[in-house]
Molecule: c-di-GMP-I riboswitch aptamer
Organism: Gemmatimonadota bacterium
RNA sequence: ACCCGAUAAGAGCACACCCGCCGCGAGGCGGGGCCGCAGAGCAGGGAGUCUCAGAGUACCGAGAUGGUCCGGCCGCCGAA
Numbered sequence: 001a002c003c004c005g006a007u008a009a010g011a012g013c014a015c016a017c018c019c020g021c022c023g024c025g026a027g028g029c030g031g032g033g034c035c036g037c038a039g040a041g042c043a044g045g046g047a048g049u050c051u052c053a054g055a056g057u058a059c060c061g062a063g064a065u066g067g068u069c070c071g072g073c074c075g076c077c078g079a080a
Stems, first nucleotide, its partner, number of pairs: 004078002012037002017032006035067001041073002045070003048065005054059001
């Protein structure tokens, strides 16, 4: 350095839910909260799911989802 991931250590994030704001909506942001997470860090490349609009029997377009999965980039620590 790489692989790997401990009842290790120091950190980190924040599901659901509540409040406020934004959005047609999925959902997002901030605060609280803390189910959990070895990347639950980053970015929508692919798929899945969801929303909107059209069409009309499942197709096309736009969007959302990174805590659904695959892949990519980056990163703390160092037991077996």